Lysine riboswitch aptamer from a pig gut metagenome, 161 nucleotides, folded computationally.
The RNAcentral record of the sequence draws on MGnify.
Its Rfam family is "Lysine riboswitch aptamer". Its family is annotated with lysine biosynthetic process in the Gene Ontology. The family has 47 seed sequences and 3,224 matches in Rfam 15.1.
The model forms 100% of the base pairs in the Rfam consensus.
The coordinates come from a structure-prediction model, not an experiment, and the mean pLDDT is 81.
RNA sequence: UAGAGGCGCAGAUUUUAUCAGUAAAUUCAGGUUAUAAUGCCAAAUUUGUUUGAGCCUGUUUUGAAAGGAAAAUUUGCCGAAGGGAACAAAAGGGCAUUUGUUUACCUGGGGUUAUGUCGAAUAGGCAUAAAACUGUCAUCAAUUUUAUUGAUGGGGAGCUA
Numbered sequence: 001u002a003g004a005g006g007c008g009c010a011g012a013u014u015u016u017a018u019c020a021g022u023a024a025a026u027u028c029a030g031g032u033u034a035u036a037a038u039g040c041c042a043a044a045u046u047u048g049u050u051u052g053a054g055c056c057u058g059u060u061u062u063g064a065a066a067g068g069a070a071a072a073u074u075u076g077c078c079g080a081a082g083g084g085a086a087c088a089a090a091a092g093g094g095c096a097u098u099u100g101u102u103u104a105c106c107u108g109g110g111g112u113u114a115u116g117u118c119g120a121a122u123a124g125g126c127a128u129a130a131a132a133c134u135g136u137c138a139u140c141a142a143u144u145u146u147a148u149u150g151a152u153g154g155g156g157a158g159c160u161a
Base pairs, nucleotide, nucleotide: 001161002160003159006078008077009076010075011074012073013072014071015070016069024062025061028058029057030056031055032054035048036047037046039095040094041093081107082106083105084103085102086101087100088099089098090097108134109133112130113129114128115127116126117125118124136154137153138152139151140150141149142148143147
């Protein structure tokens, strides 16, 4: 530099189902009684509010979306990628979330099961563990002998050319 593992990894677009008759708005009635406007807590400003803010229960009418999922097409690839940690931005004090960057910190790979967590979810993602499967290398042994099988061990900065 080029390749291999296979339900291989990640991205994009379109469609579909779910989300959900939910959130939100609205009609009416009842309850509570002072605060409401960013995911939460706090500060400041402004505006609204006892002519009832906000919240709760029932009821009328309307009624989503995002994230996540499946399929098809397509792009880049094989530390693909995911996680941990640190930093930065959104943002102005903290937490959370999202995005980006760095990091020889962890993980060879896909599935199953269990636990935890995110999630509307019995979908799925993430983390950990278990016993198998699979790929690769080393050592040993056997065989129908240069290839296959078995046992033990290692790990991707590896393996092959």